A computed fold for a 390-nucleotide part of an RNA from a Candidatus Chloroheliaceae bacterium, annotated as large-subunit ribosomal RNA, domain III. Rfam family: Bacterial large subunit ribosomal RNA. Gene Ontology terms of the family: structural constituent of ribosome and ribosome. Taxonomically the source falls in Candidatus Chloroheliaceae (Bacteria, Chloroflexota, Chloroflexia, Candidatus Chloroheliales).

[in-house]
Context: one part of a larger RNA
RNA sequence: GAGUAGCGUAUUGCUAGCGAGAAACUAGCACACCGUAAGUCUAAGGUUUCCGAAGCAAGGUUAAUCCGCUUCGGGUUAGUCGGGCCUAAGCCGUAGGUGAAAGCCGAAGGCGAUGGACAACUGGUUGAUAUUCCAGUACCGCUCUAAAUCGUUUGAACCAACGGAGUGACGCAGACAGGUAGCUGGAGUGGGCUGUGGCCCAUUUAAGCUGGUAGAUCGUUGAGACGUGGGAGAAAUGCUCACGAGUAGAUCGAGAGGUGACGACUAGAUAAACCCUCGGGUGCAUCAAGUCCAGUAAGCCUAUGCUGCCGAGAAAAACUUCUAGGGAGAAAUAGAGCGCCCGUACCGCAAACCGACACCGGUAGACAGGUAGAGCAUACCAAGGUGAAC
Numbered sequence: 001g002a003g004u005a006g007c008g009u010a011u012u013g014c015u016a017g018c019g020a021g022a023a024a025c026u027a028g029c030a031c032a033c034c035g036u037a038a039g040u041c042u043a044a045g046g047u048u049u050c051c052g053a054a055g056c057a058a059g060g061u062u063a064a065u066c067c068g069c070u071u072c073g074g075g076u077u078a079g080u081c082g083g084g085c086c087u088a089a090g091c092c093g094u095a096g097g098u099g100a101a102a103g104c105c106g107a108a109g110g111c112g113a114u115g116g117a118c119a120a121c122u123g124g125u126u127g128a129u130a131u132u133c134c135a136g137u138a139c140c141g142c143u144c145u146a147a148a149u150c151g152u153u154u155g156a157a158c159c160a161a162c163g164g165a166g167u168g169a170c171g172c173a174g175a176c177a178g179g180u181a182g183c184u185g186g187a188g189u190g191g192g193c194u195g196u197g198g199c200c201c202a203u204u205u206a207a208g209c210u211g212g213u214a215g216a217u218c219g220u221u222g223a224g225a226c227g228u229g230g231g232a233g234a235a236a237u238g239c240u241c242a243c244g245a246g247u248a249g250a251u252c253g254a255g256a257g258g259u260g261a262c263g264a265c266u267a268g269a270u271a272a273a274c275c276c277u278c279g280g281g282u283g284c285a286u287c288a289a290g291u292c293c294a295g296u297a298a299g300c301c302u303a304u305g306c307u308g309c310c311g312a313g314a315a316a317a318a319c320u321u322c323u324a325g326g327g328a329g330a331a332a333u334a335g336a337g338c339g340c341c342c343g344u345a346c347c348g349c350a351a352a353c354c355g356a357c358a359c360c361g362g363u364a365g366a367c368a369g370g371u372a373g374a375g376c377a378u379a380c381c382a383a384g385g386u387g388a389a390c
Stems, first nucleotide, its partner, number of pairs: 012030006031387004039367003045347002049345001050074006059067002079139002081343004085116002090111003096105003120137005140339007149330002158326002163322004171309004177302003182296006188203006204264002208259003215252004226244006265290001268287002273282003310313001353362002369381004
């Protein structure tokens, strides 16, 4: 220079409290803002920032009793969620090839999800975790006990390949139907308020088990099941090809309904106790209606379906089946028991990630209510969140 520029899009006000101190902290009331978000879940990334107590030097663009700051203490619980099973691009790499060296490439083999496969839901609970704890109800794998039944070398009980085969198994766009979540309206029922005209609130319940429908594909030009023969092959009853007889189904498949539930949850009511401005407030436990009809309707399900198109749209494992092989026990069902390792706090369109900052920037996916509307536009609202640190 200069007490100058600036204090980083935005609405605050009042009362009370704590306190040395309050425009900013806490509580209440009012008002305002977001509401395909400025709400909720979650991946990456961060790595304790989470919760409690205490604190205010420094950090916080001012103050601070407050904090993502400081100090101390606490917090992340899994057979089922995600990973440990499988493979893709890519990477590593034995044998080997190649190269002055370092290295580079690379059958076999392995690693590697952003994909495939795969068994749990509802409620409650903490100051901080919950599909993990607890309650109830399930499911998957393995072990043991009992056991209908089947079998024991003349092996058609059963298991079953690192092998064969099937399946897994796939593009993009578009359109219809049947449903469901959700939403809306009406009646009933249970409450609250009332100016007596009415107004407002609630009416909720999962996986699993059962059920077998709408629908889809194939099929009387003969499916499925059955029989005969051929082929590849180590082999086969499997696959595949051909034929025969013969009749009407075969393979998938939402949802509803029932059960789960004599449970859970719940608008609210409320004894004790506590607070209290005596009006009232908080409140373990307890009680509490919860039924029916109609409309609308999905980017979800049936659907890996259907139609159209050309650019012609992964692999492997799981699974099914077959034999090779193993084989003297196997096992419906019922009961009992067991179930490893790692992640799990918190932020996550942001003051906690990437931008030197508590930066007007950037950041994959899921959910997505009401009125008006074609609409994820726009406007105003709900649930929920916020009032931006001069």